[in-house]
RNA sequence: CUCAGACAAAGGCAAACCCAUCGCGAGGUGGGGGCGCAAAACCAGGGGUCUCCGUCAAGGAGGCAGCCCAGUUGCCGAA
Numbered sequence: 001c002u003c004a005g006a007c008a009a010a011g012g013c014a015a016a017c018c019c020a021u022c023g024c025g026a027g028g029u030g031g032g033g034g035c036g037c038a039a040a041a042c043c044a045g046g047g048g049u050c051u052c053c054g055u056c057a058a059g060g061a062g063g064c065a066g067c068c069c070a071g072u073u074g075c076c077g078a079a
Stems, first nucleotide, its partner, number of pairs: 005076001012037002017032006035066001041072002045069003048064006
C1' cells in the first nucleotide's frame, strides 16, 4: 500500500414514528427519537423502484444514496 473487518478503542451517522415547515406528489429540511449501519461519508453514471403530466400507450419531468452495481474519499489496529 492492497485485500480484509474483532466479544477492541475513540468517535460518527440516524430507520420507523412524532412535531414544525416546503412540495400536486414521490419526498426534502429542522427538532425529537433510535431500527440499525465499517463507509448508513460524497456522488444520480448504469440498473431498479416510487411520484407527476399524458385518455391509455409512447413519451416527458421529478424522487429514492439506509435497493444493487460502478466512481471519489476516510478512522482504528486484533486475526
Molecule: c-di-GMP-I riboswitch aptamer
Organism: Thermoleophilaceae bacterium